[in-house]
A computed fold for a 78-nucleotide RNA from Chloroflexi bacterium RBG_16_51_16, annotated as c-di-GMP-I riboswitch aptamer. The sequence was found by an Rfam model in a public genome assembly.
RNA sequence: AAUUCGAAAAGGUAAACCCAUCGCGAGGUGGGGGCGCAAAGUCAUGGGUCUAUAGAACUAGAUCGCCAGACUGCCGAA
Repeated sequence: AAUUCGAAAAGGUAAACCCAUCGCGAGGUGGGGGCGCAAAGUCAUGGGUCUAUAGAACUAGAUCGCCAGACUGCCGAA
C1' cells in the first nucleotide's frame, strides 16, 4: 500500500409522516422530520415489484433504502 473485515474517531445520509410543487400514474423535487444505513454513493445492465394503455401481448415509464452486478469513496482496532 492492497484484500478481507467493521471496533473507535471524524463526518455523511435520511424511512414513515406533514407542507409546497411536478406528473395520467407509479413516483420525483424542495423544506420539516428521523426509521435506519459501512457504501442507504452512482449506474436501470440482469432479475423482481409497481404504473399507464379496457384486458393480454408489445411498448413507454417508476423503483438503486428489493436482490445481483459494475464503477467510485472516509477511517484503520481486532